[in-house]
Context: one part of a larger RNA
RNA sequence: GGACGAACGCUAGCGGCGUGCCUAAGGUAUGCAAGUCGAACGGGAUCUUCGGAUCUAGUGGCGAACGGUCGAGUAACACGUAGACAACCUGCCUUUCAGUGGGGGAUAACAGCUCGAAAGGGCUGCUAAUACCGCAUAGGGCGGCCUGGCGAUGCCAGGCAUGCUAAAGGAGCAAUCCGCUGGGAGAUGGGUCUGCGGCCUAUCAGGUAGUUGGUGGGGUAACGGCCUACCAAGCCGACGACGGGUAGCGGGUCUGAGAGGAUGAUCCGCCGGACGGGGACUGAGACACGGCCCCGACUCCUUCGGGAGGCAGCAAUGAGGAAUAUUGCACAAUGGGGGAAACCCUGAUGCAGCGACGCCGCGUGGGUGAGGAAGUCCUUCGGGAUGUAAAGCCCUUUUCUCGGGGACGAUUCCAGACGGUACCCGAGGAAUAAGCCCCGGCUAACUACGUGCCAGCAGCCGCGGUAAUACGUAGGGGGCGAGCGUUGUCC
Repeated sequence: GGACGAACGCUAGCGGCGUGCCUAAGGUAUGCAAGUCGAACGGGAUCUUCGGAUCUAGUGGCGAACGGUCGAGUAACACGUAGACAACCUGCCUUUCAGUGGGGGAUAACAGCUCGAAAGGGCUGCUAAUACCGCAUAGGGCGGCCUGGCGAUGCCAGGCAUGCUAAAGGAGCAAUCCGCUGGGAGAUGGGUCUGCGGCCUAUCAGGUAGUUGGUGGGGUAACGGCCUACCAAGCCGACGACGGGUAGCGGGUCUGAGAGGAUGAUCCGCCGGACGGGGACUGAGACACGGCCCCGACUCCUUCGGGAGGCAGCAAUGAGGAAUAUUGCACAAUGGGGGAAACCCUGAUGCAGCGACGCCGCGUGGGUGAGGAAGUCCUUCGGGAUGUAAAGCCCUUUUCUCGGGGACGAUUCCAGACGGUACCCGAGGAAUAAGCCCCGGCUAACUACGUGCCAGCAGCCGCGGUAAUACGUAGGGGGCGAGCGUUGUCC
């Protein structure tokens, strides 16, 4: 000098765009943040022009694994980069081939009885389905056997009187549409493996028993000590194993001529977490933030028997702290979930509010005006400075106030939170708007008074003990300017 998610002091007119718990991954009152489908199903309620319409607890489907948040843990194939999978999966979507036959038994809702303070159950009886279960069919797929080819622990192609394996309907007068089942291909998303790369510490030197390898078995979508039984005795290490400390990683960001150093807020990608610990279930996908079970701590309700909860979602609250915002508006746009659609949901998002926290822009007036008012300061008492500064005169109206008009963002019928905002027009009036730090040297800017090693200053050198340009005040001056200084951190 530059930079900052800053804080503190003094000061403060406006706008745009950004940005805002860095500390206690400590505790949370309240509201909201994930639903939707009646064109899958039976029932109930309301209305009815008796055609039907609307609403809905429950069964069922899809979604809830996305989006949002945080950085605790993690030194690891977590991340980055380059590859590999002849060792893998992929709901919805695209494309293509084939099919959708015929049956059955339940069960919630509901009704009755009943237990419980509640949360929540129990028994009996009835009922539907795109819920569940047999049977049939099998072009196909999977397994078995055979043949051939190849880049060969396997892959691809072909064959067989061979074994196994499907399905669901709904809407519509209809055409048809939406579905359902089995395959092929694709796309997308993921899983796994490997080379290389990026912290400190040797005052950590040896570490290791599923440890290293093999065989059989299990498990997984899949390879694998991933798990298990047996066998062998290996494997890693001064090119730093093992241990300890610290830390999410990258794109980037700051600085620097660069090399490098530092850093990882906001935004984007990946990873990891969801009160602490453990576990599985469902599912295409989770070992699942607003799902379940167990243990623990904490809080709440209770009729004391027993129950309920998890803001590191958006606001908000108290706590901690030098310090960090509204319990706002809207689904109008973009995007997401469901739905045939209308539409519903969406604290994602779009906006608004608060904070000079940052960057950028604008203003606080312009011209003229005396050898120069008053006041103030200095003075050698002659004068000098403030100073064209003020006043006065002539203008202007950015900004401000008032009045009028008033959007784009919505393409495509409707639909605009922002917003009567931006913007435009008119009127008024210099009106509504300047401070902060410094002036001994470094370093730009000097005098007077007060003080008297006191009070105080100070980044370093150092000032102050009676003429202090260094303390305090005043006048003057310098610097920056809606900011200016100080502190902290990095280069």